[in-house]
RNA sequence: AGACGGCGUUCUGGAGACAUCCGCUUGCAGCGGAGGCCGAAGGGGCAAGGCAUAAAUAUGCCCAAUCUCUCAGGCAAAAGGACAGAACGGAUGAA
Numbered sequence: 001a002g003a004c005g006g007c008g009u010u011c012u013g014g015a016g017a018c019a020u021c022c023g024c025u026u027g028c029a030g031c032g033g034a035g036g037c038c039g040a041a042g043g044g045g046c047a048a049g050g051c052a053u054a055a056a057u058a059u060g061c062c063c064a065a066u067c068u069c070u071c072a073g074g075c076a077a078a079a080g081g082a083c084a085g086a087a088c089g090g091a092u093g094a095a
Stems, first nucleotide, its partner, number of pairs: 007089007018035001020034005036075003042071001043069003049062005
């Protein structure tokens, strides 16, 4: 000196699934109940592989996801939203 990568903030884009039925109540919103669904907040589970014991089987532990489960959350709009792009900021720091 300051790249890539990573962290934070802001902006932009961002899917899926009953505007279901019943009651409170005539309607919207809301609440309660009934079934039916979705996966991309979060959360749980698992591989290859690695480690330990062991002669070896075997056992235990670590271990990923947009996979899987749907606990949570969601199923008009709004909000949220993994992830992606851009800008800014600070830290580390290669040539």

The RNA shown here (Glycine riboswitch aptamer) has 95 nucleotides and comes from Thermoclostridium caenicola.
Model confidence (mean pLDDT): 80 of 100.
NCBI's taxonomy places the organism under Bacteria, Clostridia, Eubacteriales, Oscillospiraceae, Thermoclostridium.
Of the family's consensus pairs, 90% are formed in the model.
The sequence was found by an Rfam model in a public genome assembly.